[in-house]
Context: one part of a larger RNA
RNA sequence: CCAUUGUUAAGGAACUCGGCAAAAUGACCCCGUAACUUCGGGAGAAGGGGUGCCGGAUUAGGUUGAGAGCUAAAUCCGGCCGCAGAGGAUAGGCCCAAGCGACUGUUUACCAAAAACACAGGUCUCUGCUAAAUCGAAAGAUGAUGUAUAGGGGCUGACGCCUGCCCGGUGCUGGAAGGUUAAGGGGAAUUGUUAGAGCAAUCGAAGCAACGAACCGAAGCCCCAGUAAACGGCGGCCGUAACUAUAACGGUCCUAAGGUAGCGAAAUUCCUUGUCGGGUAAGUUCCGACCCGCACGAAAGGCGUAACGAUUUGGGCGCUGUCUCAACAAUGGACUCG
Numbered sequence: 001c002c003a004u005u006g007u008u009a010a011g012g013a014a015c016u017c018g019g020c021a022a023a024a025u026g027a028c029c030c031c032g033u034a035a036c037u038u039c040g041g042g043a044g045a046a047g048g049g050g051u052g053c054c055g056g057a058u059u060a061g062g063u064u065g066a067g068a069g070c071u072a073a074a075u076c077c078g079g080c081c082g083c084a085g086a087g088g089a090u091a092g093g094c095c096c097a098a099g100c101g102a103c104u105g106u107u108u109a110c111c112a113a114a115a116a117c118a119c120a121g122g123u124c125u126c127u128g129c130u131a132a133a134u135c136g137a138a139a140g141a142u143g144a145u146g147u148a149u150a151g152g153g154g155c156u157g158a159c160g161c162c163u164g165c166c167c168g169g170u171g172c173u174g175g176a177a178g179g180u181u182a183a184g185g186g187g188a189a190u191u192g193u194u195a196g197a198g199c200a201a202u203c204g205a206a207g208c209a210a211c212g213a214a215c216c217g218a219a220g221c222c223c224c225a226g227u228a229a230a231c232g233g234c235g236g237c238c239g240u241a242a243c244u245a246u247a248a249c250g251g252u253c254c255u256a257a258g259g260u261a262g263c264g265a266a267a268u269u270c271c272u273u274g275u276c277g278g279g280u281a282a283g284u285u286c287c288g289a290c291c292c293g294c295a296c297g298a299a300a301g302g303c304g305u306a307a308c309g310a311u312u313u314g315g316g317c318g319c320u321g322u323c324u325c326a327a328c329a330a331u332g333g334a335c336u337c338g
Stems, first nucleotide, its partner, number of pairs: 001333008010324002014322001019319001027051005036041001038158001052080007061071003081085001093317007100309002105117002121156007133142003159304004164234003169231002171227005178222003184216002190210004196203002235253005262296001263293001274290005
């Protein structure tokens, strides 16, 4: 010097991103126990007291057919010793407020355990059974030896109060009048070939070929409706009240419709350490408000919420070598000698 450990005056988080680490709490019995609450909880809430040994007294319970005896919870009285009686070891620190996720669970085997995943519950949609869906060239299998109170898929995520407006675009569902439209059907016209005709140039039946117009022709698309817990979307400018300011009110343009309830500097707020209040001597964090929401918002759910959490944030009590500020000691290394 390194690792592990022990003790420490006075102070007690002044340390630090942060009480990280350490200290403290700890058992059993008794008393006592708040807000809030889904009435179950919260709760071991919090906060207090007792605990050794000796002697005496009382009385349950068990054992038995009963008694005696044995066992023995508990209560009361008196006494003894120590600094200390759960005398050693093992054995919750607690409280207040807020965010997120309801919860128990699951996860990045080996840097992330979480607010991520799952979840019960909600809702939409598909599926009538040889089901839909999935695996497989197929046979076949799963679904399921199930049958819509079932099975698949999507989204949301306990519970409570709720879930607004828009179907113009995209998607899906339904419709079939009209437009468009494939293969196929159809076969006009044209072309090649040549029996023949013609002096020739050329014309040219039938057949065989090539090309192929009109017309017929389904779904789809166009079209017409419905549908947002489908994908998604949810405005601008100007004026106006007896101080000022603001605008319940009016005008105008645009749109499919212009963001409702609730919440809001938020896990979302750039400006921003917004402003006010609380807490501190002092607070870019925190809590409560305000609303000017750069750029919240209603199942990519909105807002609350008891309980729960090795979760995140802020505060407090206790406690301490985290610190002021370091000291001493032990063990094992390192180091020296062999």

Model confidence (mean pLDDT): 87 of 100.
A computed fold for a 338-nucleotide part of an RNA from Fusibacter paucivorans, annotated as large-subunit ribosomal RNA, domain IV.
The source organism's lineage runs through Bacteria, Bacillati, Clostridia, Fusibacteraceae and Fusibacter.
Its Rfam family is "Bacterial large subunit ribosomal RNA". Rfam links the family to the GO terms ribosome and structural constituent of ribosome.
It was read from a public genome assembly.